[in-house]
RNA sequence: GCGAAACUGGUGAAAAUCAGUGGUGCAAAGCCAAAGGAUCUAAAGCCGAAAACAGGCUAAGAUAACCGAGCUACC
Numbered sequence: 001g002c003g004a005a006a007c008u009g010g011u012g013a014a015a016a017u018c019a020g021u022g023g024u025g026c027a028a029a030g031c032c033a034a035a036g037g038a039u040c041u042a043a044a045g046c047c048g049a050a051a052a053c054a055g056g057c058u059a060a061g062a063u064a065a066c067c068g069a070g071c072u073a074c075c
Stems, first nucleotide, its partner, number of pairs: 001026002006021006024065001030071002036067002038063003045057003
């Protein structure tokens, strides 16, 4: 310098994210989700169905504090 869990409030279909409190930890816990892999969610779409619901598939949503590539930077 950054800011885990938890709590409160906002956004979101959700995952999650933003702000406040907090202080687990991190010498890249800085950027990048379009190198690639992994994980989470499933609104829209598709399957199914007489229809609706349930159920299934699916990322274009999300995680960089899951691994890793690239870029930048400090002791």
c-di-GMP-I riboswitch aptamer from a Chloroflexota bacterium, 75 nucleotides, folded computationally. Of the family's consensus pairs, 95% are formed in the model. The coordinates come from a structure-prediction model, not an experiment, and the mean pLDDT is 83. It was read from a public genome assembly, where an Rfam model found it.